[in-house]
C1' cells in the first nucleotide's frame, strides 16, 4: 500500500427480486412439582455499525468512512 468477507435483540445468527425486521438461547411473567431442576405458555427487547446517493418505497442496490478478520505486497 492493494484485494476479498463481516457488521441486524445482551449473547449466537437468520432474512427477501427492493414493499409490516424474525429465530433460538439469556433475563422477566405464570403453569406444573412439597421444592428445585428439567418441560410447558406467555411478555419485553432493534436509529439492522455510522454518513450521504438512488427510488414512489432500502437491512438489501451505489459512494465514502469506522471498527473486526484473512490474504497478498
Nucleotide at each position: 500500500g492493494g484485494g476479498c468477507c463481516c457488521u441486524u435483540a445482551g449473547c449466537u445468527c437468520a432474512g427477501u427480486u427492493g414493499g409490516c425486521a424474525g429465530a433460538g438461547c439469556c433475563u422477566c411473567c405464570g403453569g406444573c412439582u412439597c421444592a428445585u431442576a428439567a418441560c410447558c405458555g406467555g411478555c419485553a427487547g432493534g436509529u439492522c455499525g455510522c454518513a450521504g446517493g438512488u427510488u414512489c418505497g432500502a437491512c438489501c442496490c451505489c459512494u465514502g468512512c469506522a471498527g473486526g478478520g484473512c490474504c497478498c505486497a
The RNA shown here (transfer RNA) has 73 nucleotides and comes from Candidatus Mailhella excrementigallinarum.
Rfam family: tRNA.
The organism belongs to Mailhella, within Bacteria.
It was read from a public genome assembly.
The prediction has a mean pLDDT of 82.